Context: one part of a larger RNA
RNA sequence: CUGGGCGUAAAGGGUCUGCAGGGGGCCUGCCAAGUCUGGCGUGAAAUUCCAAGGCUCAACCUUGGAACUGCGUUGGAUACUGGCGGGCUAGAGUGCAUGAGGGGAGAACAGAAUACCUGGUGUAGCGGUGGAAUGCGCAGAUAUCAGGUGGAACACCGACGGCGAAGGCGGUUCUCUGGCGUGCAACUGACCCUGAGGGACGAAAGCGUGGGGAGCAAACAGGAUUAGAUACCCUGGUAGUCCACGCUGUAAACGGUGCAUACUCGAUGUGGGCGGAGCUUUGAUCCCGUCCGUGUCUGAGCUAACGCGUUAAGUAUGCCGCCUGGGGACUACGGCCGCAAGGUUAAAACUC
Numbered sequence: 001c002u003g004g005g006c007g008u009a010a011a012g013g014g015u016c017u018g019c020a021g022g023g024g025g026c027c028u029g030c031c032a033a034g035u036c037u038g039g040c041g042u043g044a045a046a047u048u049c050c051a052a053g054g055c056u057c058a059a060c061c062u063u064g065g066a067a068c069u070g071c072g073u074u075g076g077a078u079a080c081u082g083g084c085g086g087g088c089u090a091g092a093g094u095g096c097a098u099g100a101g102g103g104g105a106g107a108a109c110a111g112a113a114u115a116c117c118u119g120g121u122g123u124a125g126c127g128g129u130g131g132a133a134u135g136c137g138c139a140g141a142u143a144u145c146a147g148g149u150g151g152a153a154c155a156c157c158g159a160c161g162g163c164g165a166a167g168g169c170g171g172u173u174c175u176c177u178g179g180c181g182u183g184c185a186a187c188u189g190a191c192c193c194u195g196a197g198g199g200a201c202g203a204a205a206g207c208g209u210g211g212g213g214a215g216c217a218a219a220c221a222g223g224a225u226u227a228g229a230u231a232c233c234c235u236g237g238u239a240g241u242c243c244a245c246g247c248u249g250u251a252a253a254c255g256g257u258g259c260a261u262a263c264u265c266g267a268u269g270u271g272g273g274c275g276g277a278g279c280u281u282u283g284a285u286c287c288c289g290u291c292c293g294u295g296u297c298u299g300a301g302c303u304a305a306c307g308c309g310u311u312a313a314g315u316a317u318g319c320c321g322c323c324u325g326g327g328g329a330c331u332a333c334g335g336c337c338g339c340a341a342g343g344u345u346a347a348a349a350c351u352c
Base pairs, nucleotide, nucleotide: 004323005322006321007306008305012320014201015200016199017198021194022193023192025088026087027086028085029084030083031082033081034080035077036076037075038074039073040072041071042070048066049065050064051063052062053061054060091191092188093187094186095184096183097182098181099180103177104176105175106174107173108172109171115149116148117147118146119145120144121143125136126135162169163168206247207246208245209244210243211242215241216240220236221235222234223233258319259318260317261316262315263314266297267296268295269294270293271292272291273290274289275288276287278286301308302307325352326351327350334345335344336343337342
């Protein structure tokens, strides 16, 4: 290099964007680089193959032929690939109309609840557990009423439902803003797909500076349990959780399933649009068709099986990433990145 794979056996990069590279729709003209083909030149000898011959045979040797799959040059072919030119609209994009949405950012506001503070009522307990104790309380707690302060999260609606590339997103209103579906078919005319490097985003925890701090709560302290109990249970409680700015860059970042396109039986639910028909009080509901999304069941096919099954793990094409026995090892060393924690790239000895 050829070959085999990646849902669960080893293997899909966390996600997107995109330079190079790779791949690329329909019709047509020219060129002839790739491609096909003829001629010529070259392709040393030995070696190899075939035939004949020489050593008694063979190995070996000699002669002749073939071959040397290649390269150069010249003539021709033009289906395909490529280059240049012209045209097209089915891919892609734009426009117009319309629709749904917890998509993103900022600001303001509301109510319930917890906690705390002040005052009133009120008196001996409260709290907590399997049972207790630590703890709180006559300096008046718990309970209850009124007022206030402050932080965080948004019950019901809520769904097997919606949106987002992923991470993720849920009270209300306003401002700014991204994407998507459907209908029309007016415009551009292949502008497309993928994407090594690069860039951006990226839960939680963690880090830096400054705020904030109600509840919860690593660490920590105490009480229990226990043979012990550095736990599970209880009472407390600091980082943190929240905000602003900066860093970190990981995850069971999972559908454990890369992206794009096309094709291939059905049934049923649900979210969003469009069209039709009957009924009818226009409407709503019901019915039929169609496009997009999201579920369930199942056929062919696939699969080691489990299962997947038009949202494929089926049938194909293009491009990227990755795998190659277990341990050593998501490690060492080195490089790069980081304030650090660490991240990323990534072996070997040895051993089974």